Notes:
The RNA shown here (small-subunit ribosomal RNA) has 1430 nucleotides and comes from Spirochaetaceae.
RNA sequence: GAGCGGCGGACUGGUGAGUAACGCGUGGGAGAUCUACCCUCCGGCUGGGGAUAGCCGCUAGAAAUAGCGGGUAAUACCGAAUACGAUCAUUUUGCCAUGGCAGAGUGAGGAAAGGGGCUACGGCCCCGCCGGGGGAUGAGCCCGCGUCCCAUUAGGCAGUUGGCGGGGUAAGGGCCCACCAAACCGGAGAUGGGUAGCCGGCCUGAGAGGGUGAACGGCCACAUUGGGACUGAGAUACGGCCCAAACUCCUACGGGAGGCAGCAGCUAAGAAUAUUCCGCAAUGGGCGAAAGCCUGACGGAGCGACGCCGCGUGGAUGAAGAAGGCCGAAAGGUUGUAAAGUUCUUUUCCAUUCGAAGAAUAAGGCGGGGAGGGAAUGCCCUGCGGAUGACGGUAGGAUGGGAAUAAGCCCCGGCUAAUUACGUGCCAGCAGCCGCGGUAACACGUAAGGGGCGAGCGUUGUUCGGAAUUAUUGGGCGUAAAGGGCGCGUAGGCGGUUACGCAAGUCCUGUGUGAAAGGCGUGGGCUUAACCCACGGACUGCGCGGGAAACUGAGUGACUUGAGUCUGGGAGGGGGAGUUGGAAUUCCUGGUGUAGGGGUGAAAUCUGUAGAUAUCAGGAAGAACACCGGUGGCGAAGGCGAACUUCCAGCCUAAGACUGACGCUGAGGCGCGAAAGUGCGGGGAGCAAACAGGAUUAGAUACCCUGGUAGUCCGCACUAUAAACGAUGUGCACUAGGUGUUGGGCCUGACGGUUCAGUGCCGAAGCGAACGUGAUAAGUGCACCGCCUGGGGAGUAUGCCCGCAAGGGUGAAACUCAAAGGAAUUGACGGGGGCCCGCACAAGCGGUGGAGCAUGUGGUUUAAUUCGAUGAUACGCGAGGAACCUUACCUGGGUUUGACAUGGCAGCGAAGGGCAUAGAGAUAUGCCGGCCUGGAAACAGGCGCUGUCACAGGUGCUGCAUGGCUGUCGUCAGCUCGUGCCGUGAGGUGUUGGGUUAAGUCCCGCAACGAGCGCAACCCCUACUGCCAGUUGCCAACAUUAAGUUGGGGACUCUGGCGGAACUGCCGGUGACAAACCGGAGGAAGGUGGGGAUGACGUCAAGUCAUCAUGGCCCUUAUGUCCAGGGCUACACACGUGCUACAAUGGGCGGUACAACGUGACGCGAGGCCGCGAGGCUUAAGCGAAGCACCAAAAGCCGCCCGUAGUUCGGAUUGAAGUCUGAAACCCGACCUCAUGAAGGUGGAAUCGCUAGUAAUCGCGCAUCAGCAUGGCGCGGUGAAUACGUUCCCGGGCCUUGUACACACCGCCCGUCACACCAUCCGAGUUGGAGGUACCCGAAGCCGGCAGCCUAACCCGCAAGGGGGGGCGCUGUCGAAGGUACGUUUAGUGAGGAGGGUGAAGUCGUAACAAGGUAGCCGUACUGGAAAGU
Repeated sequence: GAGCGGCGGACUGGUGAGUAACGCGUGGGAGAUCUACCCUCCGGCUGGGGAUAGCCGCUAGAAAUAGCGGGUAAUACCGAAUACGAUCAUUUUGCCAUGGCAGAGUGAGGAAAGGGGCUACGGCCCCGCCGGGGGAUGAGCCCGCGUCCCAUUAGGCAGUUGGCGGGGUAAGGGCCCACCAAACCGGAGAUGGGUAGCCGGCCUGAGAGGGUGAACGGCCACAUUGGGACUGAGAUACGGCCCAAACUCCUACGGGAGGCAGCAGCUAAGAAUAUUCCGCAAUGGGCGAAAGCCUGACGGAGCGACGCCGCGUGGAUGAAGAAGGCCGAAAGGUUGUAAAGUUCUUUUCCAUUCGAAGAAUAAGGCGGGGAGGGAAUGCCCUGCGGAUGACGGUAGGAUGGGAAUAAGCCCCGGCUAAUUACGUGCCAGCAGCCGCGGUAACACGUAAGGGGCGAGCGUUGUUCGGAAUUAUUGGGCGUAAAGGGCGCGUAGGCGGUUACGCAAGUCCUGUGUGAAAGGCGUGGGCUUAACCCACGGACUGCGCGGGAAACUGAGUGACUUGAGUCUGGGAGGGGGAGUUGGAAUUCCUGGUGUAGGGGUGAAAUCUGUAGAUAUCAGGAAGAACACCGGUGGCGAAGGCGAACUUCCAGCCUAAGACUGACGCUGAGGCGCGAAAGUGCGGGGAGCAAACAGGAUUAGAUACCCUGGUAGUCCGCACUAUAAACGAUGUGCACUAGGUGUUGGGCCUGACGGUUCAGUGCCGAAGCGAACGUGAUAAGUGCACCGCCUGGGGAGUAUGCCCGCAAGGGUGAAACUCAAAGGAAUUGACGGGGGCCCGCACAAGCGGUGGAGCAUGUGGUUUAAUUCGAUGAUACGCGAGGAACCUUACCUGGGUUUGACAUGGCAGCGAAGGGCAUAGAGAUAUGCCGGCCUGGAAACAGGCGCUGUCACAGGUGCUGCAUGGCUGUCGUCAGCUCGUGCCGUGAGGUGUUGGGUUAAGUCCCGCAACGAGCGCAACCCCUACUGCCAGUUGCCAACAUUAAGUUGGGGACUCUGGCGGAACUGCCGGUGACAAACCGGAGGAAGGUGGGGAUGACGUCAAGUCAUCAUGGCCCUUAUGUCCAGGGCUACACACGUGCUACAAUGGGCGGUACAACGUGACGCGAGGCCGCGAGGCUUAAGCGAAGCACCAAAAGCCGCCCGUAGUUCGGAUUGAAGUCUGAAACCCGACCUCAUGAAGGUGGAAUCGCUAGUAAUCGCGCAUCAGCAUGGCGCGGUGAAUACGUUCCCGGGCCUUGUACACACCGCCCGUCACACCAUCCGAGUUGGAGGUACCCGAAGCCGGCAGCCUAACCCGCAAGGGGGGGCGCUGUCGAAGGUACGUUUAGUGAGGAGGGUGAAGUCGUAACAAGGUAGCCGUACUGGAAAGU
């Protein structure tokens, strides 16, 4: 080392596929069991036999392996002997009680093995061996209780349930078999399907619970998948065997080999998970007498911040508050004592050095003690000493060095702690929810700063919590989700008074168990902690014993109050059947009678001269029952209405008698159940889905009209739904009142009171989110049932059940949204209501819209036609005056510190002016002349130029970043606050109400009392008047003149100041005795006298960045600036605002009268002369203006002409000739004269202004301005009409109502269709999986059978041989995989089909929300593009 033999390989280690099960947990049971090794006790170990590995020889095979022959040993194997126990059979005794224990008798069969040491050779000792008893340990079996989801799984089951007998097992048992019976399980969930190893524990939670089953520990199951046995004490055996299957490997193609869910490691999958390490030193296990061997159990190390714990990355000092960064206009702030610097320390780190504990003891050695024995080896106890360290030169210590080696991550809109800048511009992006981003982003990105945590931080996933959001603790159901349509009643749940005993529940006590670990408390060990150890307590559970008897329970007996029965009385559209009646309607017949009737918003269809409608008489038919009639009655609900008869049922009440808890609720179940609908048979007057026609309309599949069929009615049978509603389940009890009403009882003479049962209203407490409810509860309690758990998808799909059908019942998910909803509040709105205003309508007058022209705008055009204003609230607006300028636009030419401001530096020079040349000019060049103040000068200051640097400049953008200013609602009468009160609150009250007003004006009332901004008044103009003052104004008297011209006068007008006057003060009436209104008097004026100024809180992101100012952005030899020319003046058109007209109330001509406001020195300009005129001329008068001038007012009045005509209307357009302003009238001014003489004859639909000195009409002035108004702002002259009234249109105010609106009706919103995407359903099929039934085949193997073959031990036999037994083989039952057939179930896929969801501003309509324009909605039926209609 191989082999034989023994023991162990059933432990340890791994994994969680299967399993919903006595698998697990917990507590029990066995008279129904086994247990190797270990402990203990009793007894024994006698004497034989035959083989076989190894070994030797040989053979087959590629190999794995196998075979043949020879020979050998044992504690291997086999007989024999012996048998106290034990086992079996049987007889029997005691205790017991399923096969238990103890004992006696008879019989049967069953054992063994040796090895080593010592020896005085006698034997003794040690390790073993055999038969038994007991123990310990481990295991098998049985039972109670507990153990997930689906009822869209409701019936399951054939060894199924039990029995008798047997087989089998260690052992009970249909575990298996034969026979017999027909059971057994199930709504307290069987069967089926899905999912899952279970527990101690772990996470979470205040707990109750919820989730979970990694690591550690207990149990179970599994070892490639399925089946099977063998061996063994133990397995149906992870690293054993056999078979089948899949896979991989070897092969000589014949055959073989394999099973990491052991430790490492590899591959694949994956977002992701480690070393092919060291050691048996420790602990534990196996074997061994021991030494020892084996041990990927284990002890360690390695990798990973994966977790927990500890420590560090420095401490102190340090203000010039450094530099840099960031912010800021600057000042300055911040980073920040932070850094640097100075100083200190050395954990950690590096170097050197020392260096544990974990090791106990074994062998062997030296001792001590003890039992037994005659001694020795030996046995038991014990002391000393005595090998062994993987980790590892590790933990730790010492010395030296030096701040040395060591900081990140997330966040800063709210929740939630912490903010600025820049970039970006609905982009890029963020996001847990709400939501950020479209040019000023605290939300994106970056920076700075800040906040949080820190060797970590953040994200993702998962679980519990918050979530009382599944509610046992601890929720709800009138309107938010939610009461079953209603009843009867089964199971179940719950149940009146009393007595007695029982003790199941309940309570007390003891006891067993509730493993350990974990958790908790205390203490201890590693420097601390994590970690570890000890003790305590806990483990709320289950079992057993003892006790208590109030309550529940079960039992027995009793009771009457719950419930019921009988008798009297009562009301009722309660139900069924039969009979009868009148009114009305339609139809039919006849009469009278004549032209319409009918219908509507208006019509038409329709009907009628063939006689309708109307009217009279008669007849027929069907349906429904006026009045009574009523928040009145009855019924469980649906529902029930003429009268009478009859049958049936319920209810109320009174007083007694009787039964004696007989009760309440009620899952399933059964019955009833409006309308519509269905089937069959009748019936059919009226009404009337569908349908037809007529209207309406853009359309009108509607609303309206004329017709009209199902149906409506009856019988029988279905259907089973309604907004089947009080949106309120049933029953019982208790808890303020007031007031009606129905039916009874009692008291009373009556009024009335009281009580019971119903039915209404109002209300207390309480309840309620509020609304509300409130003895008819939605209050307070009890009992039982039903139902809810965000919206949509959807009451859909699918499955099942029901139905003749229509359809009903039960009833999801994917997906999608951040809401859907209730009640109330404030607004806004309404084709809701009430009250009331306004030139809002009406009544009037005059216009616009038609014409021509002017002007503004749109559009178009253009190089440019600069820009802005755009419903009302833009459009004769910014413009109060564009030929150049203005001017911002275009073209072209220039210029760059600039046309303009401030400052610095350098140089030069007064500033500046004139002339010439070039040019379109800007400009450029040249020439001429000129040189400030102080100082002697240097120089300084001022001003200018040149250069340069800072900067200027921008009519560039954003009015949606802004200030200011403005428009509009609207000169409307409103808008708010303080305190109080009411309400949980939003909020209300006040401010509403009754009157009144122009007014929230005032009065009264009032849980309000006051106040503010608005209204009004105060201010200005105007109307009357007094006083003062009279020049430039005035003139009565006096004088004077041509003339208020002059003298004079202050009377008057007028002017300028200061006052007065008007206040509903007075009278009458109305009213509430108020406020106020009506009428009147007086008064110049009368009820705010007329006009103006004055515009609350707010709305329109209204208008303006081009008045101005201004944040941000943009341009910087241009988007600045200068110049010339052009343009803003264009012209097919359209609109607004105006002017002039269309004529005779006019036009023309002539004559003649009367204003006011204003303006004038770069001005107004008289007079005179000239011109037809615009205008011109003049050294032109006067006047800085109550002085002079503009200045003539015009309409008017007087007179004449015109005579209805495109004119003597109208004046456009055009021609010619002029005037004026201005450098300049070509583009592009105004005016004048002559000529020309267009459209236009009063303006469609529509639309505007105005209520009195107004409209209309007439002229005058002024601003701007060189010149240029038909516009604007003012002024005066002449000077009306009409208003019944508030129905309607528009706008507004107050109260109220509805609302699905709140960007607020220009709101919201529904459905079809079209397009895109997503998930789902159906689907001819098709492809897999799972499990089932029947049948076929049937491996290995166990068991059974056998007549074949082989066979050492034992028996018979001298032997041959035979027997027994064994092996092989054959065969039968069972039997895995496999096959066939059928049906079930599940998943994938599928042409096509269906609806659903989502999506940007698509199409069609307008259904709903306001009376939504036809009130809406529910069930059902029919119909229609669609909402929907009927």
Annotation:
Rfam family: Bacterial small subunit ribosomal RNA. The prediction has a mean pLDDT of 86.